[in-house]
Formats: sequence, structure tokens, C1' cells
RNA sequence: AGAGUCGGCCAGACAGUCGCCGUCCGGAUCCCUGGACGGAGGAAAGUCCGGGCUCCGCAGGGCAGGGUGCCAGGUAACGCCUGGGGGGCGCGAGCCCACGGAAAGUGCCACAGAGAACAGACCGCCUACCCCCGCGCCAGCGGGGCGGCAAGGGUGAAACGGUGCGGUAAGAGCGCACCGCGCGGGUGGCAACACACCGCGGCACGGUAAACCCCACCCGGAGCAAGACCAAAUAGGGGAGCGUCAACGUGCGGCCCGCACGGCUCCCGGGUAGGUCGCUACAGGCGUCCGGCGACGGGCGUCGCAGAUGAAUGACUGUUCUCGACAGAACCCGGCUUAUCGGCCGACUCUUCGC
Repeated sequence: AGAGUCGGCCAGACAGUCGCCGUCCGGAUCCCUGGACGGAGGAAAGUCCGGGCUCCGCAGGGCAGGGUGCCAGGUAACGCCUGGGGGGCGCGAGCCCACGGAAAGUGCCACAGAGAACAGACCGCCUACCCCCGCGCCAGCGGGGCGGCAAGGGUGAAACGGUGCGGUAAGAGCGCACCGCGCGGGUGGCAACACACCGCGGCACGGUAAACCCCACCCGGAGCAAGACCAAAUAGGGGAGCGUCAACGUGCGGCCCGCACGGCUCCCGGGUAGGUCGCUACAGGCGUCCGGCGACGGGCGUCGCAGAUGAAUGACUGUUCUCGACAGAACCCGGCUUAUCGGCCGACUCUUCGC
């Protein structure tokens, strides 16, 4: 210098004018009005996980259903994060992985191919043994049948260990060595796991569990329109008192008698409209020290940082630059994922050149 990897940060700046929402301090005292201060994000988004909070349910356990799935740790908790193990990719810094169980059971494995699970012989290889034919110089040679083989070719995502030597008619774990695999042990590690440590076994056990299933662990339901409080008008419910118990109406199937209700006043409780709370102070931000590889934890100091409910955060003007992306809170918080013009900083890797 070029190419890259990882992590963190910013998200036009300044000034003026007029608005909007909230808090505080005043003036007024229900119509308002003045001043000061504060007013979106890294994702406020998707609502995909986890928790707080609220109400309902609940002795405990089990079934069903759902989720998670290498190990250890962190955390309020998690499907998140950190560190480690294993596998894959990259020269590397680094990146990616639903990564338990397929010798419990069941299912599936298209096309191609001879054969796809305790399989198979299309091409091919072989005539040692047996049978037939032909030619023999009577040792044999050639062809065919019955057969043998799975080394080579071919199909496929995958063909029932690999390489080499021996062996054989040709071959084959048939035998041996090394590698691989399985089982048992040893050593190291908390563990996952690792080991050019030992022994046994010629080797049987293909893949698929985001297929059923098995194993281990976790999970009660609904959600701030949760929920709590105050509380009209009108209608209706209950109680007490007064009045009428005369007439009238309604009901007790029709009629008579009888009974009850229909009136006024006061009280009580429930619900609706409306209002208030929940509502933002916190698993909080920043700085610093300590413990820890780290996620994180602890101590001290410091800061106060939107809270609406038809729902505010905007508009205009000027200057300036590198001309500005995705995008707008609605109970809160921790994550993940997705969208995003561009810029800055730090650590590291590879290549080339110079000293």
C1' cells in the first nucleotide's frame, strides 16, 4: 500500500419565529394566562422467546398437550449470552452447526441400477473339480454346460471397511501388517470429550428422529381493553316511613269474596356515561475500584432521562457541510430476528514492497 475479519460508536450541525404534550413556579379562580425546564429509536418494528406486574385457578402426584436437546457457567428467566468439546468451511484473523438416542420398536429411501438392508451379478474375471463335443503326436489344447468370484467397469446421494503384501483356477478379512470401527479397561479433564496407553473382536450393526417414537429437563390460564377506586342523568332492584286501604286498573283460568301490586318521601347497594389511579424510579444510565479468561457479580460516587388517551415531539426561515438511510413510544424490562444512505474508532489476519 492492497485485500479482509471481529468489536464498539454516530445517525446532519447551528440560530430565529410560531405551534403541540408534560412537570414545576406564579397570576387569576373555572373561560384561562405568564415564565422556566423536559419531550422517540438503534432498531421505538416483527410480536418470535423469556421475565416482572395484575386478575382468575390451584394440596400433592400422574395422564394428555406444547417446548427445549453436546458440556460447564452467567442470569429474575430464556429457545439468550460467555467459555469449552465435537463436526464443517477458510492460507489466516475468524465464521457456521436443532450437536441426545438408529445393535427398543414401526415406517420411508424417488429416479437410475443386476442389486437399496441381514441385498445383488448387467459388463467382466476363472475353468482347479464334474459332464458333453471337437482336435491330438495320448503329456494335453480349444469350445460349451454345470458352476465359482465379487477384484475391475457401470448405476446411484448412498452398493455391506480402506491400502499393501501373501494366497488362489480366479477371488475374497481367507491370512497378515498398518489405518479405521466396535467392546472392555487405564490415564487426563468438574464435564462434554481426548489419547501413536493396554487387551479383546476379522468386522456384525447403511441413511433418515425439523417421520412416528424413546429418554432427560421445563411449562396452570388470560393479559394494561390486565386490574383497582370515585361516580351522574335515565331506567330498574332492595328496605323504612307516610298515605290509600273509597273508587279504578292489573294479577290469582271465568264470576263473587279476599289478597297482592300500581302513589309520595328518604335511605341502601350494583351497573353504564364520565373521571382518577395503574403510568413510569428502574433486574436504570454514566464514572471508578475490586473479583472472574469471559458472560457477569460486588463496592463507592454521580445523574433524573417522554408518559399521551383522538392520542404531543411539528412547520417555516436563514447559514453551513461530506446534502442526510431505515424508521414513530402506548404497562415495563432482558433477548432474538428483520430494515438501514453513509461515516468514525480500536484490535487482529493475509499478500506485496521499502528500511
This is a predicted structure of a 355-nucleotide RNA (Bacterial RNase P class A) from a Candidatus Competibacterales bacterium. The prediction has a mean pLDDT of 76. It is recorded under the gene name rnpB. The source organism's lineage runs through Bacteria, Pseudomonadati, Pseudomonadota, Gammaproteobacteria and Candidatus Competibacterales. Its Rfam family is "Bacterial RNase P class A". The family's RNA type in Rfam is ribozyme. Rfam describes the family as follows. Ribonuclease P (RNase P) is a ubiquitous endoribonuclease, found in archaea, bacteria and eukarya as well as chloroplasts and mitochondria.